Model confidence (mean pLDDT): 80 of 100.
A computed fold for a 74-nucleotide RNA from a Candidatus Tayloriibacteriota bacterium, annotated as transfer RNA.
The sequence was found in a public genome assembly.
Lineage of the source: Bacteria > Bacteria candidate phyla > Candidatus Tayloriibacteriota.
Rfam family: tRNA. The family's RNA type in Rfam is transfer RNA. Rfam's curators write: Transfer RNA (tRNA) molecules are approximately 80 nucleotides in length.
[in-house]
RNA sequence: GCGCCUGUAGCUCAGUUGGUUAGAGCAUCGAGCUUAUACCUCGAGGGUCCUAGGUUCGAAUCCUAGCAGGCGCA
Numbered sequence: 001g002c003g004c005c006u007g008u009a010g011c012u013c014a015g016u017u018g019g020u021u022a023g024a025g026c027a028u029c030g031a032g033c034u035u036a037u038a039c040c041u042c043g044a045g046g047g048u049c050c051u052a053g054g055u056u057c058g059a060a061u062c063c064u065a066g067c068a069g070g071c072g073c074a
Stems, first nucleotide, its partner, number of pairs: 001073007010026004019057001028044005050066005
C1' cells in the first nucleotide's frame, strides 16, 4: 500500500434481510432474607448504537468518506 472482518450499557455480546419502546448475561445500586456477610429472590439506574454526511415517510440496520482495533497478502 491492497483486501476482509469488527465497532451497540462499565464488561461480554444479541438485534431474523429498514417499521410500533434498543435488549440479554455479568457488574453497580436499593429492598427482602440473615445476628452479620455471602448465596438466593424482587426491583432500579445506566446508551445521541465509533464520527461526519447521504438515501428514505422512517436507519443500529442501506450507501459514501473518515477514525480505531484485528487478520491476511505484498